[in-house]
RNA sequence: UGAGUUACCUGGGUAACCGCGGCAUGUUUACAUGCUGAGGAAGGUCGGGGCUCCAUAGGAUAAGGGUGCUGGCUAACGGCCAGUCGAGGUGACUUGCAGGAAAGUGCCACAGAGAAUAGACCGCCUGUUGACUACUUGUAGCUAACAGGUAAGGGUGAAACGGUGCGGUAAGAGCGCACCAGCAGCCAGAGUAAUCUGGUUGGCUAGGUAAACCCCACCCGGAGCAAGACCAAGAAGAGGCAAGGUUUAUCCGCCUGGGUUAAGUCCCAAAGCCUCUGGUGGGUUGCAUAGAUGGAUGGUUACCACACGCUAAGCGUGGACAGAACCCCGCCUACACGGUGACUCACCUA
Numbered sequence: 001u002g003a004g005u006u007a008c009c010u011g012g013g014u015a016a017c018c019g020c021g022g023c024a025u026g027u028u029u030a031c032a033u034g035c036u037g038a039g040g041a042a043g044g045u046c047g048g049g050g051c052u053c054c055a056u057a058g059g060a061u062a063a064g065g066g067u068g069c070u071g072g073c074u075a076a077c078g079g080c081c082a083g084u085c086g087a088g089g090u091g092a093c094u095u096g097c098a099g100g101a102a103a104g105u106g107c108c109a110c111a112g113a114g115a116a117u118a119g120a121c122c123g124c125c126u127g128u129u130g131a132c133u134a135c136u137u138g139u140a141g142c143u144a145a146c147a148g149g150u151a152a153g154g155g156u157g158a159a160a161c162g163g164u165g166c167g168g169u170a171a172g173a174g175c176g177c178a179c180c181a182g183c184a185g186c187c188a189g190a191g192u193a194a195u196c197u198g199g200u201u202g203g204c205u206a207g208g209u210a211a212a213c214c215c216c217a218c219c220c221g222g223a224g225c226a227a228g229a230c231c232a233a234g235a236a237g238a239g240g241c242a243a244g245g246u247u248u249a250u251c252c253g254c255c256u257g258g259g260u261u262a263a264g265u266c267c268c269a270a271a272g273c274c275u276c277u278g279g280u281g282g283g284u285u286g287c288a289u290a291g292a293u294g295g296a297u298g299g300u301u302a303c304c305a306c307a308c309g310c311u312a313a314g315c316g317u318g319g320a321c322a323g324a325a326c327c328c329c330g331c332c333u334a335c336a337c338g339g340u341g342a343c344u345c346a347c348c349u350a
Base pairs, nucleotide, nucleotide: 001346002345003344004343005342006341007340008339009338012304013303014302015301016300017299018298020037021036022035023034024033025032026031039321043332044331046330047329048328049327050326051224052223053222054221058252059251060250061249062248064220065219066218067217068216069083070082071081072080073079084098085096086095087094088093099215100214104213105212106209107208108207121154122153123150124149125148126147127146128145129144130143132141133140134139135138162180163179164178165177166176167175181205182204183202184201185200186199187198188197189196190195228285229284230283231282237276238275239274240273241272243256244255245254246253257268258267259266306318307317308316309315310314
């Protein structure tokens, strides 16, 4: 100097006039004055809570759902921080669908002999029988059929049941050996741990896939501000169920009236659930340093700030993403002009 990685900041200001919402004061049907009025994401609605109700409201089991390496932070989380392992990158860094494949089931198209207790297409070797050739008349070579052995070489494929070399064999094969890789066991060291490093024994060589079903570990009541509370209003209720609630289901326990029974045994009532019909569709609150409820926070002008350009004490141009709705903490996504720090790579100079 150039090209990158990563963590943050900012998101214009002041004044006047007009317009809109809220509050306060003065006034009274309207108006006047003062104060105040949308973000870093308010967006997405992907997570976790506060709060409200079921509700005075417990335990167990099953189903269902969520999470899934280790440690820490937090009210909590699937979040954040740090680390380990895998993948990508020269690197700074980025990223993960990160428990289990010798518990079981399933899948791996096509090609290929064969895709996980696999397998013989082309091959290689041996034997029997036959033909041909050569020669020393029973040997050798070559070849066809049949039978047997083999998986080292070749081929197919994304992937073929460890790799390289040597020995061995009729030909081969971890069949044996050396080295390497993986797997299993044991030991030592570092680390809180995930895990890493080293040594040793064993020829043990058991593909991939679980965001496929599944197994394992841990966690989990439901509904949600259109939750709820209160007030006002109403031609009007009728029928059925069986005790009801604690519930997604079951069991135990507990709670909620009167009478009756050996007994929640039976009857009545309240509450609850279902069907039909009538009326209401209003207001206050929940609700806040903005607090709306067909939902306000705007427009114009001037000056200043910032950035860019120019004929440069000035002039011109520019300003993104976008809009509160009970509140808070995260994640994801969008973003103009700008600003700050750390780090990596390449080149050059001292």

A computed fold for a 350-nucleotide RNA from an uncultured Acidimicrobiales bacterium, annotated as Bacterial RNase P class A. It was read from a public genome assembly, where an Rfam model found it. Its Rfam family is "Bacterial RNase P class A". Its family is annotated with dimeric ribonuclease P complex, tRNA processing and ribonuclease P activity in the Gene Ontology. It is annotated as a ribozyme. Model confidence (mean pLDDT): 76 of 100.